[in-house]
This is a predicted structure of a 348-nucleotide part of an RNA (small-subunit ribosomal RNA, central domain) from an uncultured prokaryote.
Context: one part of a larger RNA
RNA sequence: CUGGGCGUAAAGCGCGCGUAGGCGGUAUUGUAAGUGGGAUGUGAAAGCCCCGGGCUCAACCUGGGAACUGCAUUCCAAACUGUCUAACUAGAGUAUGGUAGAGGGAAGUGGAAUUUCAGGUGUAGCGGUGAAAUGCGUAGAUAUCUGAAGGAACAUCAGUGGCGAAGGCGACUUCCUGGACCAAUACUGACGCUGAGGUGCGAAAGCGUGGGGUCAAACAGGAUUAGAUACCCUGGUAGUCCACGCCGUAAACGAUGUCAACUAGCCGUUGGGGGUAUUAAAACCUUUAGUGGCGCAGCUAACGCGAUAAGUUGACCGCCUGGGGAGUCGGCCGCAAGGCUAAAACUC
Numbered sequence: 001c002u003g004g005g006c007g008u009a010a011a012g013c014g015c016g017c018g019u020a021g022g023c024g025g026u027a028u029u030g031u032a033a034g035u036g037g038g039a040u041g042u043g044a045a046a047g048c049c050c051c052g053g054g055c056u057c058a059a060c061c062u063g064g065g066a067a068c069u070g071c072a073u074u075c076c077a078a079a080c081u082g083u084c085u086a087a088c089u090a091g092a093g094u095a096u097g098g099u100a101g102a103g104g105g106a107a108g109u110g111g112a113a114u115u116u117c118a119g120g121u122g123u124a125g126c127g128g129u130g131a132a133a134u135g136c137g138u139a140g141a142u143a144u145c146u147g148a149a150g151g152a153a154c155a156u157c158a159g160u161g162g163c164g165a166a167g168g169c170g171a172c173u174u175c176c177u178g179g180a181c182c183a184a185u186a187c188u189g190a191c192g193c194u195g196a197g198g199u200g201c202g203a204a205a206g207c208g209u210g211g212g213g214u215c216a217a218a219c220a221g222g223a224u225u226a227g228a229u230a231c232c233c234u235g236g237u238a239g240u241c242c243a244c245g246c247c248g249u250a251a252a253c254g255a256u257g258u259c260a261a262c263u264a265g266c267c268g269u270u271g272g273g274g275g276u277a278u279u280a281a282a283a284c285c286u287u288u289a290g291u292g293g294c295g296c297a298g299c300u301a302a303c304g305c306g307a308u309a310a311g312u313u314g315a316c317c318g319c320c321u322g323g324g325g326a327g328u329c330g331g332c333c334g335c336a337a338g339g340c341u342a343a344a345a346c347u348c
Base pairs, nucleotide, nucleotide: 004320005319006318007303008302012317014201015200016199017198021194022193023192025088026087030083031082033081034080035077036076037075038074039073040072041071042070049065050064051063052062053061054060091191092188093187094186095185096183097182098181099180103177104176105175106174107173108172109171110154115149116148117147118146119145120144121143125136126135162169163168206246207245208244209243210242211241215239219235220234221233222232257316258315259314260313261312262311265294266293267292268291269290270289271288272287273286274285275284276283298305299304322348323347324346330341331340332339333338
């Protein structure tokens, strides 16, 4: 190298876009690079292998053959791959008409609640807990009414519902904007798939510069306890929020890469289309794109998976190879925190 694997044993990059490369639909013509066959030359000898011969045998020596799977030249074939040519429409895409949606960005608006402030009523408690205490309150709290300010989050609707490549997205309105699905035709004519490097996006926490209600690491106090650096309570700073710039990691999970094809059924649900009957709605049948629950065959070490495959196959990429050493040294990136890449000796 061949061979084996990657849901849970080691192993799918967090997710896209995309360069090189790899792979690529139907059918025509030519070509002959790959491919198949023949011939010629060469492929030293020795050795290996086969059949013989010689030392009494063997080792050893020796004759012949085969082999040397290769290279070069030349001839033939044209199915397959490549390439050329003129085509096709089933892949892919465009146009037309519709549909659903927390998809993204910006601006504006709203109500409930918390907090604070001002004022009115009102008086001795409030708060909190298993029970308490710290705390707040006669300088008038809690409660209640009116007004104001400010920030943050959007109850019900809400649904194994929807949208997005992933991270993720939930009040309402407007503007800008991406994608998906469905139906019937028309058009382009393989324009495709994957993707080493590269590049973009990327929760939370964290960092830099500037602006603030609730909650709240750290911290302080009160309890509990043998102790209590906790769980409970009263406070409370970073942070949480906004703008701009970094960071680039997560159990970034379906622990399951992307794309395509094929392979029993049954029951839900979301968005479209068609049909039956009906005044309409509801209902039923069917089709398509999602999203769930069972389940046959098959697969699996088992658990389980089972048309949304972990079944049967193909294309391309990534990754794994006992534990420790070590996700370390060095390099690159970063303000830092740290991230990415990533061994060996040695040892069990």
Its mean pLDDT, the model's own confidence on a scale to 100, is 86.